Background
Model confidence (mean pLDDT): 81 of 100. Transfer RNA from a Bacilli bacterium, 74 nucleotides, folded computationally. It matches the Rfam family "tRNA". By type it is a transfer RNA.
RNA sequence: GGUUCCGUAGUGUAGUGGCCUAUCACGUCUGCCUGUCACGCAGAAGAUCGAGGGUUCAAAUCCCUUCGGAACCG
Repeated sequence: GGUUCCGUAGUGUAGUGGCCUAUCACGUCUGCCUGUCACGCAGAAGAUCGAGGGUUCAAAUCCCUUCGGAACCG
């Protein structure tokens, strides 16, 4: 330098055009429970999907550019 893949709550992920400003688990917070902690139960907050642009009536999802990471080739 070329090709391919990945990037979504604090962490790991689901979702591959509309029902989705988005799923689940862990974590965090509040309450209940307990003599206390833990466990358990109930609830809440937290990501507008790496960034910018385009296509579309509609984009996390398709296209282009770009940033970061990984693998392979030279």
Lineage of the source: Bacteria > Bacillati > Bacillota > Bacilli.